[in-house]
RNA sequence: GGAGCUGUAGCUCAAGUGGUAGAGCGCUCGCUUAGCAUGUGAGAGGUGCGGGGAUCGAUACCCCGCAGCUUCA
Numbered sequence: 001g002g003a004g005c006u007g008u009a010g011c012u013c014a015a016g017u018g019g020u021a022g023a024g025c026g027c028u029c030g031c032u033u034a035g036c037a038u039g040u041g042a043g044a045g046g047u048g049c050g051g052g053g054a055u056c057g058a059u060a061c062c063c064c065g066c067a068g069c070u071u072c073a
Stems, first nucleotide, its partner, number of pairs: 001072007010025004019056001027043005049065005
């Protein structure tokens, strides 16, 4: 330098062939206990790597970047 993949809640990841996003773990509160753990109920928490474009509307399409990984030379 060429090609490909990934970038979503604190962490690990999902989803939808466009209509404003979920799970597990973690965190907070309640119940349970003499107390802790376990169990159980509820809740908070993301605007989706950055910018631009087409669209009534994008995290999802197109373009340009950035970061990480893989691969070829």
A computed fold for a 73-nucleotide RNA from Pollicipes pollicipes, annotated as transfer RNA.
Its Rfam family is "tRNA". It is annotated as a transfer RNA.
The source organism's lineage runs through Eukaryota, Metazoa, Bilateria, Ecdysozoa and Pollicipes.